[in-house]
RNA sequence: UUCACACGUCGGCUGAAUUCCCUCGACCAGAGGGAAACGGGGGACCCGAAUUUAAGGGGUGUAUUGCCAACUGGCAUAGGCGACUCCCAUCGCCGAACCCGACAGCUAACCCCGUAAGCGAAUAUGGGAGAGACA
Numbered sequence: 001u002u003c004a005c006a007c008g009u010c011g012g013c014u015g016a017a018u019u020c021c022c023u024c025g026a027c028c029a030g031a032g033g034g035a036a037a038c039g040g041g042g043g044a045c046c047c048g049a050a051u052u053u054a055a056g057g058g059g060u061g062u063a064u065u066g067c068c069a070a071c072u073g074g075c076a077u078a079g080g081c082g083a084c085u086c087c088c089a090u091c092g093c094c095g096a097a098c099c100c101g102a103c104a105g106c107u108a109a110c111c112c113c114g115u116a117a118g119c120g121a122a123u124a125u126g127g128g129a130g131a132g133a134c135a
Stems, first nucleotide, its partner, number of pairs: 012119003018036007037115006047105001056103001057100004065076004079094004084130007
């Protein structure tokens, strides 16, 4: 000096997945509990719908659908994402995975549940409008 691996940090990114408090513990680690906030499900009248093992049905999520294939693959696509927000144009990427268990339309009161996981010094660019910060 270069390469590889591991650990830590990192203005930040996808996502609802954050903050605070209390108790035990050794003022650690850790465990348990609570609150706020954000997110999700169930659940009346009314309204809607009656295709329910006819091929079940349903939920979280952007992740749906079609064709070709017969390699769990390929090409597209509804839709979604790209570091203050919105609009326009162009560019790039994703377009999964899982859960409930015969059962659920909407739905006030009410009831229940989640607060993960995975990335990252590369990460889009241009124009217009707005906000905020600094001087």
Predicted 3D model of a 135-nucleotide RNA (c-di-AMP riboswitch aptamer (ydaO/yuaA leader)) from a Dehalococcoidia bacterium. Its mean pLDDT, the model's own confidence on a scale to 100, is 76. The model forms 96% of the base pairs in the Rfam consensus. Rfam family: c-di-AMP riboswitch aptamer (ydaO/yuaA leader). Rfam 15.1 lists 7,607 matches to the family in 2,262 species. Its family is annotated with regulation of gene expression and cyclic-di-AMP binding in the Gene Ontology.